[in-house]
RNA sequence: UUGAUGGGUGUGGGAGAGAACUAAAAUUAGUCGCCGAAGGGACAAACAAACUAUGUUAUUGCCAACUGGUUUGUGAAUUUUUCAGGCAAAAGGACCGUACUCUGACA
Numbered sequence: 001u002u003g004a005u006g007g008g009u010g011u012g013g014g015a016g017a018g019a020a021c022u023a024a025a026a027u028u029a030g031u032c033g034c035c036g037a038a039g040g041g042a043c044a045a046a047c048a049a050a051c052u053a054u055g056u057u058a059u060u061g062c063c064a065a066c067u068g069g070u071u072u073g074u075g076a077a078u079u080u081u082u083c084a085g086g087c088a089a090a091a092g093g094a095c096c097g098u099a100c101u102c103u104g105a106c107a
Stems, first nucleotide, its partner, number of pairs: 006102008018032001020031004033087003039083001040081003046074008055066003
């Protein structure tokens, strides 16, 4: 379920930062300076596991549970990183609106 969540296509909106310099106008290559909202990477709390304590329950002692500590794993973003991408226009663009459509309760 008169269709959540998630996806696709069309359509509307959509920021930032050098129309940098050199080679040779564009492309391309090199040299610096920058941006964050394609994409990618990193991480908090928390949860789980292992180990551990001059602890606690509570003891003659052990086991167990709780509490604290260490290590490992899972773990988000519009945070951060600037790898990639971008720095006139065009194109792209996270995200939001909208129409159609796929899935079907996995939210």

A computed fold for a 107-nucleotide RNA from Anaeromicrobium sediminis, annotated as Glycine riboswitch aptamer. The RNAcentral record of the sequence draws on Rfam. The prediction has a mean pLDDT of 83. Lineage of the source: Bacteria > Bacillati > Clostridia > Thermotaleaceae > Anaeromicrobium.